[in-house]
RNA sequence: UCAAAUAAAGGGCAAACUAUCCGCGAGGGUAGGACGCAAAGUUGUAAACCUUAAAAGAAUUAAAGGUGGUUUAACUGCAAUC
Numbered sequence: 001u002c003a004a005a006u007a008a009a010g011g012g013c014a015a016a017c018u019a020u021c022c023g024c025g026a027g028g029g030u031a032g033g034a035c036g037c038a039a040a041g042u043u044g045u046a047a048a049c050c051u052u053a054a055a056a057g058a059a060u061u062a063a064a065g066g067u068g069g070u071u072u073a074a075c076u077g078c079a080a081u082c
Base pairs, nucleotide, nucleotide: 012037013036017032018031019030020029021028022027035069041075042074043073044072046071047070048067049066050065051064055061056060
């Protein structure tokens, strides 16, 4: 000097559960609470899983929804030499 690995500091988000509200439901909002997460930030006419109105109906099919803490992809963000 270059590269790789990996700490630290400042922080961030927030599972289950509880209370309350919304929804047919999956689930979501708010408050408390922390299991954890280097993107557990945002998003897709990508996949996967879940719910299900009307109608038909023996099973079931099924508009349409939900999950980003299911995967993948794209974009964005913090730190970096003890």
Molecule: c-di-GMP-I riboswitch aptamer
Organism: Lachnospiraceae bacterium G41